[in-house]
Context: one part of a larger RNA
RNA sequence: GGAUGAACGCUGGCGGCGUGCUUAACACAUGCAAGUCGAACGAAGCAUCUUAUUCUGAUUUCUUCGGAAUGAAAAAUUUGGUGACUGAGUGGCGGACGGGUGAGUAACGCGUGGGUAACCUGCCUCAUACAGGGGGAUAACAGUUAGAAAUGACUGCUAAUACCGCAUAAGACCACAGCACCGCAUGGUGCAGGGGUAAAAACUCCGGUGGUAUGAGAUGGACCCGCGUCUGAUUAGGUAGUUGGUGGGGUAACGGCCUACCAAGCCGACGAUCAGUAGCCGACCUGAGAGGGUGACCGGCCACAUUGGGACUGAGACACGGCCCAAACUCCUACGGGAGGCAGCAGUGGGGAAUAUUGCACAAUGGGGGAAACCCUGAUGCAGCGACGCCGCGUGAGCGAAGAAGUAUUUCGGUAUGUAAAGCUCUAUCAGCAGGGAAGAAGAAUGACGGUACCUGACUAAGAAGCACCGGCUAAAUACGUGCCAGCAGCCGCGGUAAUACGUAUGGUGCAAGCGUUACCC
Numbered sequence: 001g002g003a004u005g006a007a008c009g010c011u012g013g014c015g016g017c018g019u020g021c022u023u024a025a026c027a028c029a030u031g032c033a034a035g036u037c038g039a040a041c042g043a044a045g046c047a048u049c050u051u052a053u054u055c056u057g058a059u060u061u062c063u064u065c066g067g068a069a070u071g072a073a074a075a076a077u078u079u080g081g082u083g084a085c086u087g088a089g090u091g092g093c094g095g096a097c098g099g100g101u102g103a104g105u106a107a108c109g110c111g112u113g114g115g116u117a118a119c120c121u122g123c124c125u126c127a128u129a130c131a132g133g134g135g136g137a138u139a140a141c142a143g144u145u146a147g148a149a150a151u152g153a154c155u156g157c158u159a160a161u162a163c164c165g166c167a168u169a170a171g172a173c174c175a176c177a178g179c180a181c182c183g184c185a186u187g188g189u190g191c192a193g194g195g196g197u198a199a200a201a202a203c204u205c206c207g208g209u210g211g212u213a214u215g216a217g218a219u220g221g222a223c224c225c226g227c228g229u230c231u232g233a234u235u236a237g238g239u240a241g242u243u244g245g246u247g248g249g250g251u252a253a254c255g256g257c258c259u260a261c262c263a264a265g266c267c268g269a270c271g272a273u274c275a276g277u278a279g280c281c282g283a284c285c286u287g288a289g290a291g292g293g294u295g296a297c298c299g300g301c302c303a304c305a306u307u308g309g310g311a312c313u314g315a316g317a318c319a320c321g322g323c324c325c326a327a328a329c330u331c332c333u334a335c336g337g338g339a340g341g342c343a344g345c346a347g348u349g350g351g352g353a354a355u356a357u358u359g360c361a362c363a364a365u366g367g368g369g370g371a372a373a374c375c376c377u378g379a380u381g382c383a384g385c386g387a388c389g390c391c392g393c394g395u396g397a398g399c400g401a402a403g404a405a406g407u408a409u410u411u412c413g414g415u416a417u418g419u420a421a422a423g424c425u426c427u428a429u430c431a432g433c434a435g436g437g438a439a440g441a442a443g444a445a446u447g448a449c450g451g452u453a454c455c456u457g458a459c460u461a462a463g464a465a466g467c468a469c470c471g472g473c474u475a476a477a478u479a480c481g482u483g484c485c486a487g488c489a490g491c492c493g494c495g496g497u498a499a500u501a502c503g504u505a506u507g508g509u510g511c512a513a514g515c516g517u518u519a520c521c522c
Stems, first nucleotide, its partner, number of pairs: 001522002004519001006518005013393006019386002021351001026349003030346003035093003040090002044086002046083004052077003060069003100304003109229008119221002124217007132166001134164002141156006172197003176193001178191005202209002230276003237267003242264008279301004283294004306327005329340004357383001359382003365379001366377004396426004406417004430463001433457004440449001466511005471492003477506005487494002
């Protein structure tokens, strides 16, 4: 000199763009953050039309005045249909994305370059083929019943794109056996053979949307390897599933991944093991570079979700707002038993030098569901707060000497503040007032931001300057007070009676809505 997710002191006008718990991965009140589909399904409720029955009986006709016939409207039950909707239930897809945090991890975790002849891949795209015929349940619901609750138990009824057989079955899979070609070892590819095995679902507004199998693609993942990746030897030996083999198991897949047996190996001064520290990278800061430091925001990867362990479902998890167990903590309880997990967005307490609103909207971009309308979305878009940073603008401009007053100083003559003020003439950026008023919407409708940006008009110099320093380094000096005291200080050093170094004043210098100090890095 540059830099910061900064903090502190004094001060503080406006705007744009960014950015904001670095500490306790401490504990959390409250609200919201993942739903959606009625074009998969049954039932319930609502409205309306309708079939039939019951009840009631207006009106009209006839009348021998006793009555008979007609049967509107309303109500209840019931049959069938339609409509949009509601909250449950079965079912499908999505809750593995998005969002947060950096505790752990010195590791194939990350970076980079390869490999898989050892692998998987829902939705999407392309291609080929198919969808025949049956069955038994179950939730909802009704009834009974246990419990304070959470939540159940039993009996009965019912549907499906829920579940289960059967049929069909190829170049798919399994075991067998053959030929050709190829390779980097295990082996791979192609062709043909007979045997065995596994499928399917419908809905419809008639336009479509779905279903099953196989192959290919795309996308996403999994595993393996070379190289690189902090400090300590005041850590020198470490290791029994350890190193390798065989058989078996397991996995999408290779593998001590697991298991039984056999052998005794394997790693290590080219630093094993142990200990400490740490998420890694693109990048960021600095520097002429080489380097050094950092890993906030943004992007990629990894890990974690109160602590520890486990699996289930699924194409995908060993799953932040799923399940089970254990532990700590908090809450409810009728004491028998239950409920919870903000390292999502806000917000609270605590810790701390220190870090924001319990805001608006799905209008845009994107995501989930749906054929769609649409619904959901604290992702996101915006607004609020903070000079936290960067950038821009303003706090006026011109003229104005009686060099006013005041203040400071003085050799008392003056000198400085100083064209500075006053005064005169202008201007209106920002702020304030009034009128108009967007783009962002691609696409008919739809704009949170927002009556915002921006434009125009009128109006007043008004509402808007501080901070540090002035001995040398280092730009800028005098007076008074103090008297080795009080104090200053980055280094040298100043202060003991004339201190340009302390304190105040006047003046000056520097930067400026900031200026200094502290911390840390180059």
The part of an RNA shown here (small-subunit ribosomal RNA, 5' domain) has 522 nucleotides and comes from an uncultured bacterium.